[in-house]
Context: one part of a larger RNA
RNA sequence: CUGGGCGUAAAGGGAGUGUAGGCGGGAGCCUAAGUCAGAGGUGAAAAUUUGGGGCUUAACCCCAAACUGGCCUCUGAUACUGGGUUCCUCGAGUAUGGAAGAGGGCGAUGGAAUUCCUGGUGUAGCGGUGGAAUGCGUAGAUAUCAGGAGGAACACCAAUAGCGAAGGCAGUCGCCUGGUACAAUACUGACGCUGAGACUCGAAAGCGUGGGGAGCAAACAGGAUUAGAUACCCUGGUAGUCCACGCCGUAAACUAUGGAUACUAGAUAUCGGGGGCCUCAACUCUCCCGGUGUCGUAGCUAACGCGUUAAGUAUCCCGCCUGGGGAGUACGGCCGCAAGACUGAAACUC
Numbered sequence: 001c002u003g004g005g006c007g008u009a010a011a012g013g014g015a016g017u018g019u020a021g022g023c024g025g026g027a028g029c030c031u032a033a034g035u036c037a038g039a040g041g042u043g044a045a046a047a048u049u050u051g052g053g054g055c056u057u058a059a060c061c062c063c064a065a066a067c068u069g070g071c072c073u074c075u076g077a078u079a080c081u082g083g084g085u086u087c088c089u090c091g092a093g094u095a096u097g098g099a100a101g102a103g104g105g106c107g108a109u110g111g112a113a114u115u116c117c118u119g120g121u122g123u124a125g126c127g128g129u130g131g132a133a134u135g136c137g138u139a140g141a142u143a144u145c146a147g148g149a150g151g152a153a154c155a156c157c158a159a160u161a162g163c164g165a166a167g168g169c170a171g172u173c174g175c176c177u178g179g180u181a182c183a184a185u186a187c188u189g190a191c192g193c194u195g196a197g198a199c200u201c202g203a204a205a206g207c208g209u210g211g212g213g214a215g216c217a218a219a220c221a222g223g224a225u226u227a228g229a230u231a232c233c234c235u236g237g238u239a240g241u242c243c244a245c246g247c248c249g250u251a252a253a254c255u256a257u258g259g260a261u262a263c264u265a266g267a268u269a270u271c272g273g274g275g276g277c278c279u280c281a282a283c284u285c286u287c288c289c290g291g292u293g294u295c296g297u298a299g300c301u302a303a304c305g306c307g308u309u310a311a312g313u314a315u316c317c318c319g320c321c322u323g324g325g326g327a328g329u330a331c332g333g334c335c336g337c338a339a340g341a342c343u344g345a346a347a348c349u350c
Base pairs, nucleotide, nucleotide: 003322004321005320006319007304008303012318014201015200016199017198021194022193023192025088026087027086028085029084030083031082033081034080035077036076037075038074039073040072041071042070048066049065050064051063052062053061054060091191092188093187094186095185096183097182099180103177104176105175106174107173108172109171110154115149116148117147118146119145120144121143125136126135162169163168206247207246208245209244210243211242215241216240220236221235222234223233258317259316260315261314262313263312266295267294268293269292270291271290272289273288274287275286276285299306300305323350324349325348332343333342335340
């Protein structure tokens, strides 16, 4: 608890769609609810405060005013907000055109490599390490050639690149499908922004059922190292990693930076679209719009740094913080098959 804050000190929800709510562009007219002005009524008395008075003083008592943050009624004002109505086009959206993209889903397909199997050649080693050993090999390994099987991942292109709301997305082709920027017109006419709840999506690991299993590899076993070595290194190796369907709902889910809009020097690189100049044409150059980076002015910042992709200047809406430990614990609720998730204290202590 007013306030001050949230890149790194405590603090931005993992992300989106959107309900209620909050907030909302330009012009005219009407209304007069909010708002403002005037008048009236009420706001008991006592108490309190101020001024004055009475008991010799004080306490005490009396008078007057203030006060009683207000409420109600009437009359009026109409700038702003609200309500109604008519109109507008710059916000938002729709149509048209060509465009870029690892955006998503499904299916098909390709080559390299690892492993395994079969056969050929061939003989004593191979493998591994800092050095070794475990391990593999004369029942013929390693190496090499040919053929076959199977699973997973896609070298180069590749980028400081692109796409997506985020998580994330990469061989090639096809089908289905979402979003985006740009150009020029036409149309709708504020239809917008945010978003408590809610719903949906959400890496990896993990869970359920059924498949699959090449490589890798928690657990596990062995060999080393070591004082020990439940590790680092080595040889093996099961879940898992992969697929389908269903759960889980977390993360340094990070730009540790919520979303929207407007404004505020530039320089440079790059991606997409467009205009202009030039040209036979493509480039180059130049300008505009949108994205992604680097540097930097003003300004901001405790500093680091940020700096038109703001952490600058402002407005709107949401989320969150309020000393450390106890503790993201206990209890309750709710979700989950479980693991656990979400919500989330206190005593005590410094």
Model confidence (mean pLDDT): 90 of 100. This is a predicted structure of a 350-nucleotide part of an RNA (small-subunit ribosomal RNA, central domain) from an uncultured bacterium. The RNAcentral record of the full RNA draws on ENA. Its Rfam family is "Bacterial small subunit ribosomal RNA". Its family is annotated with ribosome and structural constituent of ribosome in the Gene Ontology.